[in-house]
């Protein structure tokens, strides 16, 4: 370096749910929270769900799957 990651250390996110704020909505934003999680870090690039729209459209979702790209720790 590269793989790996099963009960090491150290430290990270944070489902459900509650409180406030936002938005038609799908969902976010802040604070608790604990189901998880080795990229649950970042990119809507491919699929995919899901919203608003009568459509043409416009959005949401990175904790649905794939791919890109960074990046702690190193006990076994």
């Nucleotide at each position: 370096u590269u793989c790996c990651g099963u009960c090491a250390a150290a430290g990270c996110c944070a489902c459900a749910c509650c409180c406030c704020g936002g938005g038609c909505g799908a969902c976010c934003g802040g604070g608790g929270g604990c189901c998880g999680g080795a990229a649950a870090g970042c990119c809507a690039c491919g699929g995919g769900u899901c919203u608003c729209g009568c459509a043409g459209g416009a959005g949401a979702c990175g904790g649905c799957c794939g791919g890109g790209u960074u990046g702690c720790c190193g006990a076994a």

Source information:
A computed fold for a 76-nucleotide RNA from a Deltaproteobacteria bacterium, annotated as c-di-GMP-I riboswitch aptamer. The prediction has a mean pLDDT of 79. The sequence was found by an Rfam model in a public genome assembly.